[in-house]
This is a predicted structure of a 349-nucleotide part of an RNA (small-subunit ribosomal RNA, central domain) from an uncultured bacterium.
Context: one part of a larger RNA
RNA sequence: CUGGGCUUAAAGGGCGCGUAGGCGGGUACGUAAGUCUGUGGUGAAAUCCCCCGGCCCAACCGGGGAACUGCCGUGGAUACUGCGUGUCUAGAGUGAGGUAGGGGCGUGCGGAACGGAUGGUGGAGCGGUGAAAUGCGUUGAUAUCAUCUGGAACUCCGGUGGCGAAGGCGGCACGCUGGACCUCUUCUGACGCUGAGGCGCGAAAGCCAGGGGAGCAAACGGGAUUAGAUACCCCGGUAGUCCUGGCCCUAAACGAUGGGCACUAGGUAGUAGCCUUCACAUGGGGUUACUGCCGGAGCAAAAGUGCUAAGUGCCCCGCCUGGGGAGUAUGGUCGCAAGGCUGAAACUC
Numbered sequence: 001c002u003g004g005g006c007u008u009a010a011a012g013g014g015c016g017c018g019u020a021g022g023c024g025g026g027u028a029c030g031u032a033a034g035u036c037u038g039u040g041g042u043g044a045a046a047u048c049c050c051c052c053g054g055c056c057c058a059a060c061c062g063g064g065g066a067a068c069u070g071c072c073g074u075g076g077a078u079a080c081u082g083c084g085u086g087u088c089u090a091g092a093g094u095g096a097g098g099u100a101g102g103g104g105c106g107u108g109c110g111g112a113a114c115g116g117a118u119g120g121u122g123g124a125g126c127g128g129u130g131a132a133a134u135g136c137g138u139u140g141a142u143a144u145c146a147u148c149u150g151g152a153a154c155u156c157c158g159g160u161g162g163c164g165a166a167g168g169c170g171g172c173a174c175g176c177u178g179g180a181c182c183u184c185u186u187c188u189g190a191c192g193c194u195g196a197g198g199c200g201c202g203a204a205a206g207c208c209a210g211g212g213g214a215g216c217a218a219a220c221g222g223g224a225u226u227a228g229a230u231a232c233c234c235c236g237g238u239a240g241u242c243c244u245g246g247c248c249c250u251a252a253a254c255g256a257u258g259g260g261c262a263c264u265a266g267g268u269a270g271u272a273g274c275c276u277u278c279a280c281a282u283g284g285g286g287u288u289a290c291u292g293c294c295g296g297a298g299c300a301a302a303a304g305u306g307c308u309a310a311g312u313g314c315c316c317c318g319c320c321u322g323g324g325g326a327g328u329a330u331g332g333u334c335g336c337a338a339g340g341c342u343g344a345a346a347c348u349c
Base pairs, nucleotide, nucleotide: 004320005319006318007303008302012317014201015200016199017198021194022193023192025088026087027086028085029084030083031082033081034080035077036076037075038074039073040072041071042070049065050064051063052062053061054060091191092188093187095184096183097182098181099180103177104176105175106174107173108172109171110154114150115149116148117147118146119145120144121143125136126135162169163168206247207246208245209244210243211242215241216240220236221235222234223233258316259315260314261313262312263311266294267293268292269291270290271289272288273287274286275285276284278283298305299304322349323348324347331342332341333340334339
């Protein structure tokens, strides 16, 4: 003097709300706690450092100085931070007018397809595969027509289109309800950001109770294939998939990229608004918010990223510290269970 990282090497919490805490806009005055400065006291001795001296030298010892970077008191300074008071509107919120949307919950309705039931026609096959067989069929299947019944999912539109914090959300109508964006600037006047604990939400599978069960389908049975075939293919098929209530709380919960604010070249496409004699209906220009692609500087080990940063800065949280052992053991805690959360060491390379 410097002060590691987290897209893919180990590392962003699955997501939100929010407590404590941390951090926090402009201006004026006050205060002087932090901060700066003068001064007083103290900071034992020894040790360390410098100088001089004594044992032949050194170690060691003696003397002097410096230092002891600190603490306390007191006088002063007021730029920054804190505290107090007043005031402001650029942050944040509120109001008015408008816009888009598979955002959420509930109720009702619809058509196609599919399975089943009854009846009609019909009369030998159907189905399935690479080829077959199991299977179904003269108690009449497959095919076809009519009627009825049931459950689940909503083709086209449909789109690197939309909405949501994430998980996620897609037929139609109605009811209830959350958020976002745009324009005007009304009002409040810093009310803000983050967020350890905490609380809530959280795909699928799974669990408990009650319903429901068309199709699909773990397990299971059978047929094939094969050396075998506890598979891939085929015929069946139960949990489950669906609904109500209650649990579970995990994921490649991914953008493998936490949140907020500000700043930093362009080109192009889309979504939702607003403005505009620029032209006049075809558009063009401007401006917000969001969603993509390409790309400059910069960054990066590179791939890449590049105003949706992985650039430049500030604030807050979470997390990492060689591989295996191991997300194991143990303890704690949560759960009905399955298991979840927290989470080592020996040993070994």
The full RNA is in RNAcentral, with records from ENA and SILVA.